This is a predicted structure of a 119-nucleotide RNA (SAM riboswitch aptamer (S box leader)) from Hymenobacter sp. H14-R3. The sequence was found by an Rfam model in a public genome assembly. Its mean pLDDT, the model's own confidence on a scale to 100, is 80. The model forms 97% of the base pairs in the Rfam consensus. Lineage of the source: Bacteria > Pseudomonadati > Cytophagia > Hymenobacteraceae > Hymenobacter.
RNA sequence: CCCUUAUCAAGAAAGGCGGAGGGACAGGCCCUGUGAUGCCUUAGCAACCAGCAGCGAUGCGAAGGUGCUAAUUCCUGUUUCGAGACGCCGCUCUGGCCUGUUUCGGGAGCAGAUAAGUU
Numbered sequence: 001c002c003c004u005u006a007u008c009a010a011g012a013a014a015g016g017c018g019g020a021g022g023g024a025c026a027g028g029c030c031c032u033g034u035g036a037u038g039c040c041u042u043a044g045c046a047a048c049c050a051g052c053a054g055c056g057a058u059g060c061g062a063a064g065g066u067g068c069u070a071a072u073u074c075c076u077g078u079u080u081c082g083a084g085a086c087g088c089c090g091c092u093c094u095g096g097c098c099u100g101u102u103u104c105g106g107g108a109g110c111a112g113a114u115a116a117g118u119u
Stems, first nucleotide, its partner, number of pairs: 003117006013042005021031003025077004043069003048065002051060003073111001078108009087097003
């Protein structure tokens, strides 16, 4: 780096160094000299793997290996379903839309992150 599986609505910050961008990508919207991103120290959260108990389901604990500590993965990216608005159509009706735009809500998917496994 590729692939597979699982999870992603909860949770958890202070100090030091340093000095301009950062939130993966695009659009939005945010954070940021009241000092971001990053690095270090300490603290914390969680419980994937490991550990312990159990036949198992599952549970326990946290000085093991990771991870995480702005905003739901910050929101939306593709598609589909339902409802509404607009638009269009004609047979004016209990109207229709198998062509469209948009708002709200749901499902699936893409992408990403993390873990465990694998090549």